The RNA shown here (c-di-AMP riboswitch aptamer (ydaO/yuaA leader)) has 136 nucleotides and comes from Nonomuraea zeae. Rfam family: c-di-AMP riboswitch aptamer (ydaO/yuaA leader). Gene Ontology terms of the family: cyclic-di-AMP binding and regulation of gene expression. The organism belongs to Nonomuraea, within Bacteria. RNAcentral holds the sequence, with entries from Rfam. Its mean pLDDT, the model's own confidence on a scale to 100, is 79.

[in-house]
RNA sequence: AGCCGGCUGGCGCCGAAUCCCGAUUCAUCGGGAACCGGGGACCCAUCGCAAUUGGGGUGAAUCCGACCGUGUGUCGGUAGGGCAUCUCCACGCCCGAACCCGUCAGCUAACCCGGUAGGCGAGAUGGAGAGGACAC
Repeated sequence: AGCCGGCUGGCGCCGAAUCCCGAUUCAUCGGGAACCGGGGACCCAUCGCAAUUGGGGUGAAUCCGACCGUGUGUCGGUAGGGCAUCUCCACGCCCGAACCCGUCAGCUAACCCGGUAGGCGAGAUGGAGAGGACAC
């Protein structure tokens, strides 16, 4: 000096998942703000039959094709989504999952119910605009 790994502090990314107060006696409980999600009228929408092979929700994560060894398979693409304040353009890179409810839910004012996790990075491309702060 380089590489790999660990701990601590800080910075940053995906995501709603942050901040504050009190009690308690050290690890929990309670509350508030903020953000997020679900249920829930009139009106509107839907209303042919059949169907349990139902139907619905969170989420960007939906759909299509090919292959074969037919599998919770492999590959390719795609709706859509992300990448250092905010918006747009260009370039480049990446994701395109997973889970939940339990036969039940369209929208939906009042109202009711719930969540505030988890996982990552060692660098952050360029241009234009908007906005804010500080100093004089």